[in-house]
RNA sequence: GCGGAGGGCCGGGUGGCCGCGGAACCCCAGCGGUUUCGAGGAAAGUCCGGACUCCACAGGGCAACGGUGCCGGGUAACACCCGGGCGGGGCAACCCGACGGACAGCGCCACAGAGAACAAGACAGCCGUGGUCCGCCACGGCAAUGGUGAAACGGUGGGGUAAUGGCCCACCGGGCUGGCGGCAACGCCGGCCGCAUGGCAAGCCCCACCGGGAGCAAUGCCGAAUAGGAACCGCGUCUGCCCGGCAACGGGCAGGGGGCCGCCCUGGCCCCAGCAGGUUCGGGUUGGCAGCUUGACCUUGCCUGGCAACAGGCAGGGCAGAGGAAUGGUCACCGAUCGCGCGGGCCACCGCGUGUGAACAGAAUCCGGCUUACAGGCCCUCCGCGCAG
Repeated sequence: GCGGAGGGCCGGGUGGCCGCGGAACCCCAGCGGUUUCGAGGAAAGUCCGGACUCCACAGGGCAACGGUGCCGGGUAACACCCGGGCGGGGCAACCCGACGGACAGCGCCACAGAGAACAAGACAGCCGUGGUCCGCCACGGCAAUGGUGAAACGGUGGGGUAAUGGCCCACCGGGCUGGCGGCAACGCCGGCCGCAUGGCAAGCCCCACCGGGAGCAAUGCCGAAUAGGAACCGCGUCUGCCCGGCAACGGGCAGGGGGCCGCCCUGGCCCCAGCAGGUUCGGGUUGGCAGCUUGACCUUGCCUGGCAACAGGCAGGGCAGAGGAAUGGUCACCGAUCGCGCGGGCCACCGCGUGUGAACAGAAUCCGGCUUACAGGCCCUCCGCGCAG
């Protein structure tokens, strides 16, 4: 110098004028004034995980449904993060992986191909024997080679054979097994077995673990009319028995019918009579207030522990909150970038003039993540190649 990998940061600036939302204060009290604060790294998608709130929740067992899925750690928690293992890609820095189980069972494997999972199969071929009209034909043996495919029943080399083949041998691979290392995933070493048993579980399924539902339009408080609800009063009231009571009525037991608790068992709960009546009470709709934003908060520096994520400590800094929703407009100057022209040049670029004039986007209860979008610019570390000293 060229090409590449990983990570971090910024993402228009200054001033004038006008305007918008919140809070506090002031006054001559209203279309008022002053002060102060007022978007992001993603505020986004709403995809995960929580906080918070309400609802539900008798016990045991089982099932269903949804999710997660190598190991260890971090965390309030996670599908996130860190470290490690294994597999794949790259010369490398580094990147990617739904990465448990395919002899538990079921299912599927298009097209092509002889054959797609069964001790399978033979299209072209190879070998032997016999025949022959010398083109080939019949019978038997074989699966190396070719061909098909995403995938063809271990691979390479040698021996052996008529030819071929784990038929035999060495190495690689695989299975079983022992030892050692590691918390573990897993790795290393040895022994045995010539070793048929493919792929798909982002198909059903099996295994392990986790999981109640709804969401700030949650929810709480204040609350008028109408309609509806409840309690008491009035009229009225399944069956039988018992108890109390003068009675109205209340209670109990048994029976019958019905409903609810996912299912089952044990068991439990509720209902079995109403009404255009009277009185009283409470709830909801609209509206107001709270919830509401200072919290597992974010962040800077240092110290301690840890490889790290992270945890703890000390000292600083920061944080809109409203209601369908404010955070904007304009002018001047500066201005990244890009275009054009002129000049210079060691052809990489530099200078001057002029024009252009800043990406994606916009809080809505809050927090931790992930993912996606993003003009342009800056910084750090690392890898490969080339050149020079």
Bacterial RNase P class A from Pseudaestuariivita sp., 389 nucleotides, folded computationally. It was read from a public genome assembly, where an Rfam model found it. The model forms 96% of the base pairs in the Rfam consensus. Its Rfam family is "Bacterial RNase P class A". It is annotated as a ribozyme. Rfam links the family to the GO terms tRNA processing, ribonuclease P activity and dimeric ribonuclease P complex. Its mean pLDDT, the model's own confidence on a scale to 100, is 75.